[in-house]
RNA sequence: GAAGAAGACUGCACGAUCGCCCGCCGCGCGAGACGCGACGGGAGGAAAGUCCGGACUCCGCAGGGCAAGGGUGGCCGUUAACGGCGGCCCCGAGCGAUCGGGGGAAAGUGCCACAGAGAAGAGACGGCCCGACGCGAGUUGGGAGUCGGUGAAACGGUGAGGCAACUCACCAGCGCCCGCGGAGACGCGAGCGCUCGGCAAACCCCACCCGGAGCAAGACCGAAUGUAGGGAACGCGCGGCCCGCGCACCCUCGGGUGAGUCGCACGAGGCGGUCGGUAACGGCCGUCCCAGAGGAAUGAUCGUGGCCGCUCCUUUGCGGGAGCGGGACAGAAUCCGGCUUACAGGUUUCCUUCGGCA
RNA sequence: GCCGGUGUAGCUUAACGUUAGAGCGACUGAAUCGUAAUCAGUAGAUGGAGUGUUCGAUUCCUCCCGCCGGCU
Numbered sequence: 001g002a003a004g005a006a007g008a009c010u011g012c013a014c015g016a017u018c019g020c021c022c023g024c025c026g027c028g029c030g031a032g033a034c035g036c037g038a039c040g041g042g043a044g045g046a047a048a049g050u051c052c053g054g055a056c057u058c059c060g061c062a063g064g065g066c067a068a069g070g071g072u073g074g075c076c077g078u079u080a081a082c083g084g085c086g087g088c089c090c091c092g093a094g095c096g097a098u099c100g101g102g103g104g105a106a107a108g109u110g111c112c113a114c115a116g117a118g119a120a121g122a123g124a125c126g127g128c129c130c131g132a133c134g135c136g137a138g139u140u141g142g143g144a145g146u147c148g149g150u151g152a153a154a155c156g157g158u159g160a161g162g163c164a165a166c167u168c169a170c171c172a173g174c175g176c177c178c179g180c181g182g183a184g185a186c187g188c189g190a191g192c193g194c195u196c197g198g199c200a201a202a203c204c205c206c207a208c209c210c211g212g213a214g215c216a217a218g219a220c221c222g223a224a225u226g227u228a229g230g231g232a233a234c235g236c237g238c239g240g241c242c243c244g245c246g247c248a249c250c251c252u253c254g255g256g257u258g259a260g261u262c263g264c265a266c267g268a269g270g271c272g273g274u275c276g277g278u279a280a281c282g283g284c285c286g287u288c289c290c291a292g293a294g295g296a297a298u299g300a301u302c303g304u305g306g307c308c309g310c311u312c313c314u315u316u317g318c319g320g321g322a323g324c325g326g327g328a329c330a331g332a333a334u335c336c337g338g339c340u341u342a343c344a345g346g347u348u349u350c351c352u353u354c355g356g357c358a
Numbered sequence: 359g360c361c362g363g364u365g366u367a368g369c370u371u372a373a374c375g376u377u378a379g380a381g382c383g384a385c386u387g388a389a390u391c392g393u394a395a396u397c398a399g400u401a402g403a404u405g406g407a408g409u410g411u412u413c414g415a416u417u418c419c420u421c422c423c424g425c426c427g428g429c430u
Stems, first nucleotide, its partner, number of pairs: 001354004006349005012305007020042004025037004044329001048340002051338005056214004069210005074088005089102005103205002108203002110199003125148002128143006156171006172195005178189004218262003228252004235247004269288008307326008359429007368382004384400005405422004410418001
């Protein structure tokens, strides 16, 4: 210098003007409500998808176990918990950095289209081998380890001997057993036996985990209106008065509609340091308080600066100046830990391979 | 906000994991003086993505997208 591999961080800054939401204070008769003013705070790395895991709340449940249903799946650790994360193991891909995958198919059931003889303890289509018949082409009975052919897949692979039929060697895989190393997955070595296809993101088996619902959970308050019933007397209207009717008022009961308050912002919390641990993570110390709306605030405009792209001017060059344009994905709604998905641009660390120079 | 379901031609729908069919519609032709009906034929689809699982995916798995429904 070229080509790659794995991460980490950031997600415009400042100011002015006009507004919006919340808290608190002051003033307005000022306790409430309302208005005005001052002060403080006001989106994200994903706030998203709602895919996992928890907190919290209600329901169920004495406690426990089993079954059903669902989930996870190498080992060890981490954690409130997890399907997350960290380290390690094995297999596969790559020259490599690195990446992808992970219980059991030798417990049972099932499936493997088409083609093919045969798709699972199989079978003989062509070739091959042996016997019988035949002059011969061939016919017939048997054998089969090997070749062809079919297929995604053909009964483990390679080699040697042998030509009635099997034998031997090496390798691979699996099972049993032994020794050594490791916390374990597993690794190394020795012995005996067997050759058994694939699929469990098919049923299933094994081990472990899970009670159900979700903040529209749930709790509190109970105005006004309407409906039904009741009221000895009192108010108003119709009325001269009574009765009566209507309104208002009071009480009782029931049902819904629609508001309000809480849940709801101090938390598995942020930042910094230190100690333990390879790490994920944990302990301790210090410091900070940091959105809480409810058809739903967090915005708009202008200026200055910065970033990127294009054009022009200038400079040997590095660079400098001017003009124009761009600035993503997206937006809290009970909260938290993850995962996944979307994303303009910028910053940065470590590693690999190849080439050049010293 | 929370929780379920669903997606196959233009419409309505089939399909044990093994060649995606059907009805209506569309188009072309025949027949008719012409139209309809009729007859013959043609085109047209698995919402998108995935070195996913598998020999093989509409079907199984994962992630996105759209639509429908329920809960105060």